[in-house]
């Protein structure tokens, strides 16, 4: 120094204005937001991962835990450059489940879980 082990901490943002209506932060017009790692150069839309939903097996009286699998949204054009689907310019597009007047932005599961990041400890190689 690398790698492994254990522990600790951190680890998701956003409805403001107007309209209709008995009722909408849910509809309509405008507005606003963007987890983690990677990628010759910075990414919501590339590659992969996480969260949400589902199936099967194992353990369990059960709640539940766990393993594997399924599912898993959306971008083009122009410019610069050695290099950008990542930057700059323009115009687009996307956003789980339950609740409620139809929700990416409200309430709820969630003071949860987690990709992952940082730090510490002892110790093996």
């Nucleotide at each position: 120094a690398a790698u492994g082990u254990u522990c600790u901490u951190u680890g998701g943002g956003g409805c403001g204005a107007g309209g209709u209506g008995a009722a909408a932060u849910u509809c309509c017009u405008c507005a606003c937001c963007g987890g983690c790692a990677g990628u010759u150069a910075a990414a919501g839309u590339c590659u992969g991962c996480g969260a949400a939903g589902g199936a099967u097996g194992g353990c369990u009286u059960g709640c539940g835990c766990u393993a594997u699998c399924c599912c898993c949204g959306a971008a083009u054009c122009g410019g610069u450059g050695a290099a950008a689907c990542u930057c700059c310019g323009a115009u687009a597009c996307c956003g789980a489940c339950g609740g409620u007047a139809c929700a990416g932005u409200c309430c709820g599961g969630a003071u949860g879980a987690a990709a992952a990041a940082a730090g510490a400890a002892a110790u093996g190689u």
Predicted 3D model of a 125-nucleotide RNA (FMN riboswitch aptamer (RFN element)). The model forms 100% of the base pairs in the Rfam consensus. Model confidence (mean pLDDT): 83 of 100. It was read from a public genome assembly, where an Rfam model found it.